[in-house]
RNA sequence: AGCAGGCCAGGCAGCCGCUGGCUGGCGUGUAAUGCGUCGGCGGGAGGAAGGUCCGGACUCCAUAGAGCAGGGUGACGGUUAACGGCCGUCCGCUGAAAGCCGCGAGGUAUAAGGCGAGGAAUAGGGCCACAGAGACGAGCGUAUUAAGUUACGGUGAAACGCGGUAACCUCCACUCGGAGCAAUUCCAAAUAGGCACGCGUUGAUGUUGCUCGCGGAGCGUGCGGGUAGGAAGCUUGAGCGCCGGAGUAAUUCGGCGCCUAGAGGAAUGGCUGUCAUAGGGGCGUCCCGCAAGGGAGACCACUACACAGAAUCCGGCCUAUCGGCCUGCUUUA
Numbered sequence: 001a002g003c004a005g006g007c008c009a010g011g012c013a014g015c016c017g018c019u020g021g022c023u024g025g026c027g028u029g030u031a032a033u034g035c036g037u038c039g040g041c042g043g044g045a046g047g048a049a050g051g052u053c054c055g056g057a058c059u060c061c062a063u064a065g066a067g068c069a070g071g072g073u074g075a076c077g078g079u080u081a082a083c084g085g086c087c088g089u090c091c092g093c094u095g096a097a098a099g100c101c102g103c104g105a106g107g108u109a110u111a112a113g114g115c116g117a118g119g120a121a122u123a124g125g126g127c128c129a130c131a132g133a134g135a136c137g138a139g140c141g142u143a144u145u146a147a148g149u150u151a152c153g154g155u156g157a158a159a160c161g162c163g164g165u166a167a168c169c170u171c172c173a174c175u176c177g178g179a180g181c182a183a184u185u186c187c188a189a190a191u192a193g194g195c196a197c198g199c200g201u202u203g204a205u206g207u208u209g210c211u212c213g214c215g216g217a218g219c220g221u222g223c224g225g226g227u228a229g230g231a232a233g234c235u236u237g238a239g240c241g242c243c244g245g246a247g248u249a250a251u252u253c254g255g256c257g258c259c260u261a262g263a264g265g266a267a268u269g270g271c272u273g274u275c276a277u278a279g280g281g282g283c284g285u286c287c288c289g290c291a292a293g294g295g296a297g298a299c300c301a302c303u304a305c306a307c308a309g310a311a312u313c314c315g316g317c318c319u320a321u322c323g324g325c326c327u328g329c330u331u332u333a
Base pairs, nucleotide, nucleotide: 001330002329003328004327005326006325007324008323010275011274012273013272014271015270016269018044019043021041022040023039024038025037026036027035028034046307050318051317053316054315055314056313057312058180059179060178061177070176071175072174073173074172075089076088077087078086079085090118091116092115093114094113099108100107101106119171120170124169125168126165127164128163136161140153141152142151143150184232185231186230187229194223195222196221197220198219199218206214207213239258240257241256242255243254244253245252246251277304278303279302281300282299285296286295287294288293
């Protein structure tokens, strides 16, 4: 001088709350789960929980096989459950101070590092800004020749050709079924349909508990599907930490230890004190200096602490983020 990676995301105490788990009373309720209230003991957001972009687990539906259409990927090798991720290598581009060149503006190199949609342009089609007479297919101008025979042509990335472009269509290779936890499964009221059996105009049921009267076509029992409601899926998992082995690495193997939200319209918060961190300020002190001025640490109050908010779960990518700490690499002096 230039880069890369990792970690933290305030600590403690008190008070007031929120959510859900286990548990003890009391009261109350349902077909079932429960609900209210008074206690006790534990748990309670992230590095991105976010965007929902890619890949999987899981569930249901579809599926003999083949083809067409459509989507995706694209150097080589590895890694993985899988990937468009990650690691390594090659290639291309980029990349600082110094050095060198230059009066100067400036030019020039490589290291670590960064970036790359990095298959095919002789299968075919399309397109090629500005400049330029002419931009893709041959024509045009000048000179030349027996002859479109040969040579040259301001510009431009590319010009008289075997050009460029596939982040345009396309071709090649590989690959891809669809929907998603509001998936899906189980239990299951009231009311109204459905089915079966029985009773009923010789008057059922209802109207008042009974009789009479009135009214006049349904009523009873059972079964089954769906809905409200409840439960499962739901958090022990491609898990996390430490140590050791293999590997350049991504990653993987072994041992030991740990359990770390699980709600379901959705909780995880607020206040006070104190300590820590950072910022500027006040008062005064010390150091350097002739001075102007510069530097250091203590005390006092004040201010600040971001981005954000689990919703079936994982692996990535991308984006947001006040600040702080640590480690490593390269070149030069």